Context: one part of a larger RNA
RNA sequence: CGUGGGGGGUUUGCGGGGAGCUGGCUCUAGUACGAGAGGACCGAGCUGGACGAUGCGCUCGUGUGCCGGUUGUGCCGCCAGGUGCAGUGCCGGGUAGCGAUCAUCGGAGCGGAGAACCGCUGAAAGCAUCUAAGUGGGAAACCGACCCCAAGAGGAGACCCCCGAGCCUGAGAGGGCAUAAGACCGCUGGGAGACGACCAGUUGGAUAGGCGGGACGUGGAAGGUCAGCAAUGGCUGGAGCGCACCCGUACUAAUGGUUGAAACCUUAGG
Numbered sequence: 001c002g003u004g005g006g007g008g009g010u011u012u013g014c015g016g017g018g019a020g021c022u023g024g025c026u027c028u029a030g031u032a033c034g035a036g037a038g039g040a041c042c043g044a045g046c047u048g049g050a051c052g053a054u055g056c057g058c059u060c061g062u063g064u065g066c067c068g069g070u071u072g073u074g075c076c077g078c079c080a081g082g083u084g085c086a087g088u089g090c091c092g093g094g095u096a097g098c099g100a101u102c103a104u105c106g107g108a109g110c111g112g113a114g115a116a117c118c119g120c121u122g123a124a125a126g127c128a129u130c131u132a133a134g135u136g137g138g139a140a141a142c143c144g145a146c147c148c149c150a151a152g153a154g155g156a157g158a159c160c161c162c163c164g165a166g167c168c169u170g171a172g173a174g175g176g177c178a179u180a181a182g183a184c185c186g187c188u189g190g191g192a193g194a195c196g197a198c199c200a201g202u203u204g205g206a207u208a209g210g211c212g213g214g215a216c217g218u219g220g221a222a223g224g225u226c227a228g229c230a231a232u233g234g235c236u237g238g239a240g241c242g243c244a245c246c247c248g249u250a251c252u253a254a255u256g257g258u259u260g261a262a263a264c265c266u267u268a269g270g
Stems, first nucleotide, its partner, number of pairs: 001152001005163007015149004021049007033038001051106005059100004066093005071086006110144003117137004166177004182259004186202005207253003210249005216242003223236005265270002
C1' cells in the first nucleotide's frame, strides 16, 4: 500500500514444513517342524539405545551482586572489628535463572491408492491363461492421518464484538479540518529480546525500585559475660547476615503527547 467505511478479537486451511529409526526379553511354545541336535511363522506383552520436543518437582552442575573459613600485605591512630589488593587471592557451601547427567512425552495404530509378487472370474484362441472387460490381496516408499506455519490464498475467505454519519471547499470525484472505537510514540518493566518485534503496566495503578512478612542459603554475628595462664571454648542465640524467589504495601518513578472513519448500497429509513 492492497484486501471498497474505520477498528479489536477468534478462526477456516489453498499451500508449505516437521516427524518417520531400532535392539533385547517374555508369553504363545520347547508347540508346529525335525531321527536328533535344534527350533519357528502368525499373534500378544515388557524393557532399552540413539534422536527429538517440553520442563526444572527430583538428581547433578553453574551461580565473579549470597553466607562462611583462611594466607600475605596496605589502610581505617592502636586493641578489637572491618576494608582494598593478590585470577572471585585461595577454599567450603549455595537462592533464582540457565543447563543435562535429571524428569515427562513422541515415532505408533488406522484408512486410501498401489511396486515386484500372489490370486478370483475370464475370453480373444470350444482348451489354457492373474488381463484383454471386471475383481481380491500385497512394502519403512506415495496420499491422508499426527505436530507446526499459513488469507499478499490478488480466488486477499469466515464468525463475533466495538465506533459510525460532523465542519470547510467542490457539480461530483476529490482536497482540507476536528473527533469516535482503536492504535502509536513516550514512560515503568519483563524467564520477551541482537535491534525491531512480543508481553505486562502507565495513578480508576502492584509495572519496576524501596519497605514489611515469608520461603530459601549460609551456619552460630558483633558486643557482653563465664571457663582457661593462653591458644581457645561455652552462654546470650538456629544467632547474625543475605541476590535474582513468593505474598503484601502507593513511600519513589510510570507527567504526557500524537494519530485515527464519513465510503458504499438502497432511497429518506437504514
This is a predicted structure of a 270-nucleotide part of an RNA (large-subunit ribosomal RNA, domain VI) from a Pseudomonadota bacterium.
Rfam family: Bacterial large subunit ribosomal RNA. Rfam links the family to the GO terms structural constituent of ribosome and ribosome.
Its mean pLDDT, the model's own confidence on a scale to 100, is 88.